[in-house]
This is a predicted structure of a 72-nucleotide RNA (transfer RNA) from a Candidatus Kaiserbacteria bacterium.
Parts: sequence; structure tokens; C1' cells
RNA sequence: GCCGGGGUAGUUCAGUGGUAGAACGUCAUCUUGGUAAGAUGAAGGUCGCGGGUCCGAUUCCCGCCUCCGGCU
Repeated sequence: GCCGGGGUAGUUCAGUGGUAGAACGUCAUCUUGGUAAGAUGAAGGUCGCGGGUCCGAUUCCCGCCUCCGGCU
């Protein structure tokens, strides 16, 4: 330099056009003599950045940044 894949909650990851989810973690309450476990609930997201298309973009297109792998 070229090619491919990834970037979404604190972490690991779903989500192929119509108001963004799970598990674990955190916090509160219940339960217990007290922990742990369990139950219920809550908080937590400018979906990497900037443009474009569209009535509407996490999703499609372009550029950039970054991580991983491959080729030379």
C1' cells in the first nucleotide's frame, strides 16, 4: 500500500429501514437471626465521527478515525 471483518449500556453481545434489547454487573426493596442464593423493580445508550439517500437510518451509500486478521 491492497483486501476482508468489527466499533451498540460498566462488560460480553443481539438487533438487515418504522420510537434500541438480552445476559452478567450496579442500586433499591422483599425474603433470612445475619450473609450468600432467590424474587421484584430501577438507573444506565448523542448506536465510533462527519456527510448523503429516504416520509423515516443502528440498519443502505460515501469519506474519516480506531481495533483484529490476511496479502505484498